[in-house]
RNA sequence: CUCCAGAAAAGGCAACCCUGCAGAAAUGCAGGGGCGCAAAGUCUCAGUUCUAAGGCCAUUGUUUUUGGCUAUGAAGGCUGGACUGCCGAA
Numbered sequence: 001c002u003c004c005a006g007a008a009a010a011g012g013c014a015a016c017c018c019u020g021c022a023g024a025a026a027u028g029c030a031g032g033g034g035c036g037c038a039a040a041g042u043c044u045c046a047g048u049u050c051u052a053a054g055g056c057c058a059u060u061g062u063u064u065u066u067g068g069c070u071a072u073g074a075a076g077g078c079u080g081g082a083c084u085g086c087c088g089a090a
Base pairs, nucleotide, nucleotide: 006087012037013036016033017032018031019030020029021028022027035077041083042082043081045080046079047078048075049074050073054070055069056068057067058066
């Protein structure tokens, strides 16, 4: 110095709940509290999961209604992968 690993110290992030806003929804953003996290920093490339506006099919059938399928939507605090990073004990 590098890799694996993670004591101490300085810090960081923020589960879920409440309020407000955006959205068809999933969900996201902001404020408060603090579940937890050594990458709970960034990226949907692969898998997985969630939603179904729009589209398609079926049903209903004057119209209506109902059901199913489908991301171009969402999740990085689901897993893998990629990139970057604080400290310096065993």

c-di-GMP-I riboswitch aptamer from a Bacillota bacterium, 90 nucleotides, folded computationally. It matches the Rfam family "c-di-GMP-I riboswitch aptamer". Its family is annotated with cyclic-di-GMP binding in the Gene Ontology. The source organism's lineage runs through Bacteria, Bacillati and Bacillota.